[in-house]
RNA sequence: GGGCGCUUAGCUCAGUUGGUAGAGCAGGAUAUUUACACUAUCAAGGUCGGGGGUUCGAGUCCCUCAGCGCCCA
Numbered sequence: 001g002g003g004c005g006c007u008u009a010g011c012u013c014a015g016u017u018g019g020u021a022g023a024g025c026a027g028g029a030u031a032u033u034u035a036c037a038c039u040a041u042c043a044a045g046g047u048c049g050g051g052g053g054u055u056c057g058a059g060u061c062c063c064u065c066a067g068c069g070c071c072c073a
Stems, first nucleotide, its partner, number of pairs: 001072007010025004019056001028042004049065005
């Protein structure tokens, strides 16, 4: 330098044919316990890596930039 893949909650990851973003774990509250743990219930937590474009509508399609990984040279 060239090709491919990944970037979504604190962490690990889903997200279908474009139609108002989810799970598990962690953390918080409550119940239970003398207390802790376990368990159950509830709530919270997101400019979907940055910017731009297409569209009535973008996590999803297109362009560009950045970071990470693999391969080739």

Record summary
This is a predicted structure of a 73-nucleotide RNA (transfer RNA) from Candidatus Staskawiczbacteria bacterium RIFCSPHIGHO2_01_FULL_39_25. RNAcentral records the identical sequence in 3 taxa. The coordinates come from a structure-prediction model, not an experiment, and the mean pLDDT is 82. Rfam family: tRNA.